[in-house]
Context: one part of a larger RNA
This record gives sequence, C1' cells and structure tokens, in this order.
RNA sequence: GAGUGAACGCUGGCGGCGUGGAUUAGGCAUGCAAGUCGAACGAUCCCGCAAGGGAUAGUGGCAAAAGGGUGAGUAACACAUGAGCAAUUUACCCUUAAGUGGGGAACAACCUUGGGAAACCGAGGCUAAAACCGCAUAAGACCACGAUCGGGCAUCCGAUUGUGAUCAAAGAGGGGGACCGCAAGGCCUCUCGCUUAGGGAUGAGCUCGUGUCCUAUCAGCUUGUUGGUGAGGUAACGGCCCACCAAGGCUUUUGACGGGUAGCUGGUCUGAGAGGAUGGUCAGCCACAUUGGGACUGAGACACUGCCCAGACUCCUACGGGAGGCUGCAGUCGAGGAUCUUUUGCAAUGCCCGCAAGGGUGACAAUGCGACGCCGCGUGUGUGAUGAAGGUCUUCGGAUUGUAAAACACUGUCGACCGGGAUGAAUCUCUGGAGGUUGAAUAAACCUGCAGGGUGACAGUACCGGUAGAGGAAGCCACGGCUAACUCCGUGCCAGCAGCCGCGGUAAUACGGAGGUGGCAGGCGUUACUC
Repeated sequence: GAGUGAACGCUGGCGGCGUGGAUUAGGCAUGCAAGUCGAACGAUCCCGCAAGGGAUAGUGGCAAAAGGGUGAGUAACACAUGAGCAAUUUACCCUUAAGUGGGGAACAACCUUGGGAAACCGAGGCUAAAACCGCAUAAGACCACGAUCGGGCAUCCGAUUGUGAUCAAAGAGGGGGACCGCAAGGCCUCUCGCUUAGGGAUGAGCUCGUGUCCUAUCAGCUUGUUGGUGAGGUAACGGCCCACCAAGGCUUUUGACGGGUAGCUGGUCUGAGAGGAUGGUCAGCCACAUUGGGACUGAGACACUGCCCAGACUCCUACGGGAGGCUGCAGUCGAGGAUCUUUUGCAAUGCCCGCAAGGGUGACAAUGCGACGCCGCGUGUGUGAUGAAGGUCUUCGGAUUGUAAAACACUGUCGACCGGGAUGAAUCUCUGGAGGUUGAAUAAACCUGCAGGGUGACAGUACCGGUAGAGGAAGCCACGGCUAACUCCGUGCCAGCAGCCGCGGUAAUACGGAGGUGGCAGGCGUUACUC
C1' cells in the first nucleotide's frame, strides 16, 4: 500500500447492487418447511327434481433418496485431474419389438365389541380394486447341454442356431356407424396406463495412475494381517465375510506406523511475477442430521422433518406407561467483541403429484433490518471588499479566519406533497373457429396457426409530470521527524501521549484546550488478521 463475512469509538442525507451466527455440530417455546391423485377402489356425507357436481377418513399408486441446512468427523480413491469396468446397476423419460387370456382367496374402511388416563392396542363379522395369489401363453430373457462364426486386452467377449427347464401383465377415461343384446355392455376406435425384452439418455456404484498440511522429542508397523483354494454375500470385482492352507505384506529421508491440525476443488486476497495466504457468499464433489448401533421399504437410503434398540436430555402421566429431536425458514435463551423479519406470495423460474383443471413448495421470487462492503448522487450555483462584526494572533502598526459571511440574482438533483403509472405475462391457461394426424366416422383424442378472454406477491413500487422552497442533509482524524499540515493558553517528569525514534522536571509546534492549517469524506479513525 492492498484486502476482510469483520468488531469498537465518534458521526450519519438518499438510492442501486451485493452481503450478514466466523463463537456452543450448545439447548429450544410457537408457527410453517411434502405432498398429490376420486380418470385405481369400496364407503360416508353435502348441493341438485334429475343429469351431474363437490368434500373426504381408509385401501392403492407416485413422490417423500429431490430441494433446503451445516462442516462435527475425515490426511482418505475424501477431493482434483486423467483413465478403466471383458466386474456393474439405473424409477420416471425417448425409441424398437412382442403381449395385455382366464380364475381365486383375503385385509382396511364399515358394523358389533373389549382393554387403556393417554399414546394406542385387541377380538368377531361384511366388502372393493390397477392391492394379493395360483393357472395359461413366451416374441424374448435367464439357466443347462450342444453346433457354427467373428473379435480381443490375460481372465475372456459378441452374434446366429438346436433341445430341455424356469419366468409376465391391469385396468381406467372419452366417443361411436353397421352387427349381437331388454339393458348394462359386447364390438370398433382414441387417450392414459400395465407386462417382457433390446437400444439410448440421465443418475449412481466400483477400480487404478498422478497430486494434496505439520511432526523423527513417532522407526519400526501388521494376524483378516499378505497371498492361495473352496463356499457365502453383493447390482458388481474384492479378506467384503467364513473354513482350511502357506508365511507373508508395508517401511527406513521417496517417512511406514503413531501424534497434531484440516472438509476438498473451481476460486478469493496479495504480489511485476515466481510465490505466499485463504476456501465466507456462488458452483461441483464429499460427510453429517441429539450420541452410538441396526436393518426394513424401495430403481435409489442404511433415510434431517421414516422405523427399531441403547445412552444423555426435555415434556405429559391416573405412576401402569407414553411423547420429542430447528446443523430447514423465521424466532428464543445461552456463550460471545460480533452477525437480521416469529414479514408477503406461489405472479415468475424450477421441483413433486395429476389426463387436465389444479393442488403443494420458508426451494424460489420479493419485502424488512444493519454505512457490513462496493458504486452513484446530494448537502447548493453565480456575483459579491467599507476586506463588516465576532474569534484568534500581534512587534499594537496590523495580520488571519476571508469571497468566507451578509446582500443581490438564480437553480431545483435527493427529500416533502399532489397526479399519472409500468416491463416482468405468454411460448401459461380457458373459450370459439380453421387446417392436419389417427380413425369406418362430420364423433373423440392429439398437433399447428388464428380470434377473444383470464392470471402480478413485489406495488400504486420503478419511472414520468407538477407544486412550494436554499429551505431538511458534514463529519472524522492528524499537524516533532518518518508524514501533508503552527501558533497561543493551561500543566510542570505531574496529568498525560506514543507505531518507531521518543515528548513532559516553568517559555512543550509531541500532554489538555482554543484558533488556524492539512488529509479523507457519508464516512473517518482504532484494533485484529493476510499478502
């Protein structure tokens, strides 16, 4: 000199954009943060004459593994970078091929009833489904035994084919001409769904090369340890686990093992660079969710607002037993030098569910608070010398404050008041109509233009216009040298100052005050830390 997630002191007009619990990964009152689907299902209730519409506890599906938070642990294939999987998996999505036949038995809800203070639990009976379970079918997949061919990187991989064995499924909604049927419907068709298999995309898992802090006052470490065989386990390789066998494996300055510290990276700060320091906000990855352990469900978790067990803590209790987990958003207590609203909205962007309408979303978009930072603007402009008064100094002549003020003439930013008033919203959505695709169809569904309507939290905000009016808006630090800027008074080695040198003991440009001056300015200075 530059910088900071800063703090403290004095001071403080406005706006924009950012940013704000760095300490106790300490404890938490309260509210909200994950639902949705009635076009899967039975049932109950409400509106309606009906057609139909609406609400929903339960069964069922999908989601809840995302999004959001934090950095405790971790020196590690955790991260970064580059490779590999011939050792793997992937719900929803896209695409290709084939299919979706025919049956059965239950369990909630509900009814009856029992126990309990509650949380909740039990018994009997009825019932639906895309819930559950057999059977059929098998293009295909997998397995066993064969055949042919191609390829490679060692184990091997791929394609075609024969025989045998095993393995699927579910329906819902809209519309309709002929035919069947009293009707429902069959039947046809469209949309959504379901099953199997191949490919893709995306996500994930595993392996390896290289890199990644301090310490030798840590020099030896290791028994599932190192390797093999077999078996198990996994989506998958593997001591991953187990039995048996062998006795290995790592390390000695290329630092094993131990100890300390730490999330890693893109980046950020500094520096001419090399380097040094750092990893807050944003983005990628990892880890964690009161502490420790465990599995269940599922495509995916060993699962922040799921389950079980144990511990600590808090709460309820009828003392028998139960409930809870803010390192989500706000907020509170504590500790601390120190860090914000118990706000608004789903309008936009995304995500989940749904055919859709739509619903949900403390993600997000906004708002509030803080000079915490950066940037911009203002606090007036011009003229104005009897160089007024006052202050300060004085050699008492004057000098200085100083064109500064007053005065005169103007301007109108910001703020105040009055009025107008957005973009963000059309590619979203509804209605009507046109063309096209599927279709037997002028129905229906879907696609593409057109016309009209609807949707804004922020916000009566930004912005624009007008009115009055210099009015409401300047401080902080320094002035001995380094270092720009000097005099007087007070004090008298006292009180005090100080970054270093050093000032102060009666003329202090160094202490305190005043006038003046210098510097920066909505800030200024100090402290802490980094280069």
Molecule: small-subunit ribosomal RNA, 5' domain
Organism: Candidatus Omnitrophota bacterium